Context: one part of a larger RNA
């Protein structure tokens, strides 16, 4: 020396699936690779250490021992790990019956509203602001009524409600389809966990081709404000927002908290199941899977977390190592591009 960490100080990949690898329930027997013990050989000498002796002492020198933590061979041990064979059912999964849900994809349909068009009524304003103006309007606007067109979004219900791995998902109906929960049995018999590479999904913006275009609205134009106003405010307005197909692959992709498993006081809400009780109710008890609020122990620098842990442990992966330079340069890979990803150094404090 055999590190310490990752909610907010640097640090959890945006999220899954999964290869190699790492790790792995319970029981019996075999084996003896790991492991443990003994023996033998070897581990040069000198040196170090111990001891005895020699130079008057010491340094120094000489003799003996120990050590040489190793390797090889061999004989044993068999608890644990491995391995082989055979069982088991508590992990995992399958079958059956139910339940809830904005989970995903496709098609069809609906009403309110905005805008536009046509027509009727009607007349001088409308609109907008802090105040105005640009703008619209006697070629008849705004307002109001009737009819029509078209696109986008789905008020109320709506809820620290639900579903989904995450991104995300909200009008109604139908079709196709994934997952979860739950009850009681039956079955398989460790089939499991994690996961470097890999692969798939992945908001918004952006890109390509072709559609669509009501409202909104980067850019842009005008009017204001102002010392100026390349803004905030107003009037307009194009990409875009929408659809199909193909790219991009990033976000404060956040719970700023990786996944899985076990254990460790409680109380109060709420969602979906199940079981029971009686007083059958707008009831109550228990249990289970979520989702919230407090809170003990414990943890934490504090804030806070607290059975949905940031507590106590185990398995595996990812990541961090003073600030700036810099998530940049160069090179590689990917991309149509925008750029993404991987990722330094000099120098400086």
């Nucleotide at each position: 020396c055999u590190g310490g960490g990752c909610g907010u100080a640097a640090a959890g990949c945006g999220c899954g699936c999964g290869u190699a690898g790492g790790u792995g329930g319970u029981u019996u027997g075999g084996u003896a690779a790991g492991u443990c013990a003994g023996a033998u050989g070897u581990g040069a000498a000198a040196g170090c250490c111990c001891u005895a002796g020699g130079c008057u002492c010491a340094a120094c020198c000489u003799g003996g021992g120990a050590a040489u933590u190793g390797c090889a061979u061999u004989u044993g041990a068999u608890a644990c790990u491995g391995u082989c064979a055979g069982g088991c059912u508590a992990g995992a999964g399958u079958a059956u019956g139910g339940u809830a849900g904005a989970g995903g994809g496709a098609a069809g349909c609906g009403g309110a509203a905005u805008u536009c068009c046509a027509g009727g009524u009607g007349u001088a304003g409308c609109g907008g602001u802090g105040a105005a103006a640009u703008g619209c309007g006697u070629a008849g606007a705004u307002a109001u009524c009737u009819g029509g067109a078209g696109g986008a979004a789905c008020a109320u219900c709506a809820g620290u409600g639900g579903c989904g791995a995450a991104g995300g998902c909200g009008g109604c109906u139908u079709c196709c389809u994934g997952g979860a929960c739950u009850a009681a049995u039956a079955c398989u018999g460790a089939c499991a966990c994690u996961g470097a590479g890999g692969u798939g999904c992945g908001a918004a913006a952006g890109c390509g081709u072709g559609g669509g275009g009501a409202g909104c609205a980067a850019a842009c134009a005008g009017g204001a404000u102002u010392a100026g106003a390349u803004a905030c405010c107003c009037u307009g307005g194009u990409a875009g927002u929408c659809c199909a197909c193909g790219c991009c692959g990033u976000a404060a992709a956040c719970g700023a908290u990786g996944u899985c498993a076990a254990c460790u006081a409680g109380c109060c809400g709420u969602u979906g199941g199940g079981a029971g009780g009686u007083c059958u109710a707008a009831c109550u008890u228990c249990u289970u899977a979520g989702u919230g609020g407090c809170g003990c122990a414990g943890c934490u620098a504090a804030c806070g977390c607290g059975u949905u842990a940031a507590g106590u442990u185990g398995a595996c992966c990812g990541c961090c190592u003073g600030g700036g330079g810099a998530g940049u340069a160069c090179g590689g890979u990917c991309g149509c591009a925008a750029g993404a990803u991987u990722a330094a150094a000099a120098c400086u404090c």
Model confidence (mean pLDDT): 89 of 100. A computed fold for a 349-nucleotide part of an RNA from a metagenome, annotated as small-subunit ribosomal RNA, central domain.